The prediction has a mean pLDDT of 82. Predicted 3D model of a 74-nucleotide RNA (transfer RNA) from an Anaerolineae bacterium. The source organism's lineage runs through Bacteria, Bacillati, Chloroflexota and Anaerolineae. It matches the Rfam family "tRNA". The family's RNA type in Rfam is transfer RNA. From the family's description: Transfer RNA (tRNA) molecules are approximately 80 nucleotides in length.
RNA sequence: GGGAAUGUAGCUCAGCUGGUUAGAGCACUCGCCUGAUAAGCGAGAGGUCACAGGUUCGAGUCCUGUCAUUCCCA
Numbered sequence: 001g002g003g004a005a006u007g008u009a010g011c012u013c014a015g016c017u018g019g020u021u022a023g024a025g026c027a028c029u030c031g032c033c034u035g036a037u038a039a040g041c042g043a044g045a046g047g048u049c050a051c052a053g054g055u056u057c058g059a060g061u062c063c064u065g066u067c068a069u070u071c072c073c074a
Base pairs, nucleotide, nucleotide: 001073002072003071004070005069006068007067010026011025012024013023019057028044029043030042031041032040050066051065052064053063054062
């Protein structure tokens, strides 16, 4: 330099053929339970869906560009 993949909660990841409110596990906070702790149970908080633009009545999802990471080729 060329090509490909990935980017969603603090971490690891789902999210179907674009459709009404964006989710799970772990972690965190509070409560229950316990003599106490862990475990368990219940509730809660936590999101610029990498960034910018476009298409559309409607975009995490489609298109374009940029950035970051990883892999392959040279």